[in-house]
RNA sequence: GGGCACUUAGCUCAGCGGGAGAGCAUCACAUUGACAUUGUGGGGGUCGCAGGUUCAAUCCCUGCAGUGCCCACCA
Numbered sequence: 001g002g003g004c005a006c007u008u009a010g011c012u013c014a015g016c017g018g019g020a021g022a023g024c025a026u027c028a029c030a031u032u033g034a035c036a037u038u039g040u041g042g043g044g045g046u047c048g049c050a051g052g053u054u055c056a057a058u059c060c061c062u063g064c065a066g067u068g069c070c071c072a073c074c075a
Stems, first nucleotide, its partner, number of pairs: 001071007010024004018055001026042005048064005
């Protein structure tokens, strides 16, 4: 330098045009003598950034950034 994949909650991930969600974690309550477990509920997100397409974008297109893998070049 070229190609491919990925970027969504604190972590691991789903969702793939029209409600942003799950598990774990965290907080509160119930349960216990207490802890754990269990149950119920709550909080937490500029969906990497910018632009475009569309009535409407996490989702489609382009550019940029980051991470991983492969190839090439130099040494």
Predicted 3D model of a 75-nucleotide RNA (transfer RNA) from an Alphaproteobacteria bacterium. Rfam family: tRNA. The family's RNA type in Rfam is transfer RNA. Model confidence (mean pLDDT): 84 of 100. Lineage of the source: Bacteria > Pseudomonadati > Pseudomonadota > Alphaproteobacteria.